[in-house]
This record gives sequence, structure tokens and C1' cells, in this order.
RNA sequence: AUAGACAAAGGCAAAACCGGAGUAAUUCGGUGACGCAAAGCUACGGGUCCAAUCCUGGAUCGCCGGGCUGCCAAAA
Repeated sequence: AUAGACAAAGGCAAAACCGGAGUAAUUCGGUGACGCAAAGCUACGGGUCCAAUCCUGGAUCGCCGGGCUGCCAAAA
């Protein structure tokens, strides 16, 4: 460095429910854990979704890829 465990410490938190924001996708807080070794950050490429007659505007990084950053540490 690659790679990553029936390891240790710590972390995040799907669905659902309650409350707030939004036309909506969705998001924020609480409860809650299905999962996650980048499920940390980033809409850069593709995908998907929403609004709008269109131009276009928006959402999603827990869909995939790219970029930046990072904890632990066994075997190989």
C1' cells in the first nucleotide's frame, strides 16, 4: 500500500410512529435499528424522483461511479 476480521474502542441510523418545513420529491427534531468500514463531506458524471405547458428549477451521496478527508488493526 492492497485488503479487512465472530477483534477492541467509538460512530452513523433504514422502515414505522409523533411533531415542524415544503405544492411535491424530500428534509429537520424525537422515538426506533434494517443495515453501514467511509452510511464522513462533495450534486462532478450517470441513474432515479418531484414541480412546471416548455425553457428550466429542485430532491436524493443509505442507487452506482469520481473527487477530498478519516478511526481501528488480525490473518494474508
A computed fold for a 76-nucleotide RNA from Desulfuromonas sp., annotated as c-di-GMP-I-GGC riboswitch aptamer. Rfam family: c-di-GMP-I-GGC riboswitch aptamer. Clan: c-di-GMP_I riboswitch clan. Gene Ontology term of the family: cyclic-di-GMP binding.